[in-house]
RNA sequence: CGCUGAAUCUCCGCCUACAUAUCGCGGAGAGCGGGGGACCCAACUGUUGGGGCGAAUCUGCGGCAUCUGCCGCGUAGCGCCACGUCUCUUUCGGCGCGAGCCCGUCAGCUAACCCCGCAAGCGCCAAGAAAGA
Numbered sequence: 001c002g003c004u005g006a007a008u009c010u011c012c013g014c015c016u017a018c019a020u021a022u023c024g025c026g027g028a029g030a031g032c033g034g035g036g037g038a039c040c041c042a043a044c045u046g047u048u049g050g051g052g053c054g055a056a057u058c059u060g061c062g063g064c065a066u067c068u069g070c071c072g073c074g075u076a077g078c079g080c081c082a083c084g085u086c087u088c089u090u091u092c093g094g095c096g097c098g099a100g101c102c103c104g105u106c107a108g109c110u111a112a113c114c115c116c117g118c119a120a121g122c123g124c125c126a127a128g129a130a131a132g133a
Stems, first nucleotide, its partner, number of pairs: 001123004008030007031118006041108001049106001050103004058074001060073005077097005087133006
């Protein structure tokens, strides 16, 4: 400088050095994101539990193991391709992802109201074309 993602910004206090700042810790606010939660509507239940975050689904298909794991091929879905005012959408082309974690027997939607998060990771080279708003 740029990418995935909600994961950014501001203020106050503490820490420490002569002093100011950075880093770190705590708190508050703005903004962004998520969950719970009525009437109405919807919906039978089932230990074969059920549910949430996320693009990450199909208890997909095949092979090897037989420890229930490893490998391959698909797929719902998702992302990137950075000069050209900015933003958004679509088509084609190319390159990738298609994980993981949490709640704990419990939660449909849901106004008021209540609660929670603001992380983590990656690239140093990549840097296509066309149309529309």
The RNA shown here (c-di-AMP riboswitch aptamer (ydaO/yuaA leader)) has 133 nucleotides and comes from a soil metagenome. It matches the Rfam family "c-di-AMP riboswitch aptamer (ydaO/yuaA leader)". From the family's description: This family represents a conserved RNA structure found upstream of the ydaO and yuaA genes in Bacillus subtilis and related genes in other bacteria.